Predicted 3D model of a 94-nucleotide RNA (c-di-GMP-I-GGC riboswitch aptamer) from Marinobacter nauticus. Of the family's consensus pairs, 86% are formed in the model.
[in-house]
RNA sequence: UCUGAGAAAGGCAAAUCCGGCAAAAGCCGGAGACGCAAAGCCACCGGCCUGAGGCAGUGAUUCCAUCACUGCGAUGGCAGCGGGGCUACCGCAG
Numbered sequence: 001u002c003u004g005a006g007a008a009a010g011g012c013a014a015a016u017c018c019g020g021c022a023a024a025a026g027c028c029g030g031a032g033a034c035g036c037a038a039a040g041c042c043a044c045c046g047g048c049c050u051g052a053g054g055c056a057g058u059g060a061u062u063c064c065a066u067c068a069c070u071g072c073g074a075u076g077g078c079a080g081c082g083g084g085g086c087u088a089c090c091g092c093a094g
Stems, first nucleotide, its partner, number of pairs: 002094001004090001011036002016031006034080001040086003044083003047078003054072008
C1' cells in the first nucleotide's frame, strides 16, 4: 500500500411516526434501526424520481385571455442504483 476477521472501540442510520421546508421529487430536525467498511464528501458519466416555470396538442368559456386535461421537458432531486473523483478511523490473518 492492497485488503477487511461471525474481533473490539468508535461512526452512520432504511422503513415508519412526529415537527418544519418544498408545486413535487425530496430535504432538514427529533424518535427509530433495515442495513452499511467509506451508508463520509462531490451530480462528472450512465440510470432513476419529480414535473414548477416553459412549449405543444385537445377541450370549455363571457375569446387574442383564462381554466381544465394530455404529452414533452430540469434549470429541481437521488451519493443507501452502478461507474468515476476527493478524503478518512481501527485492526487479526493474507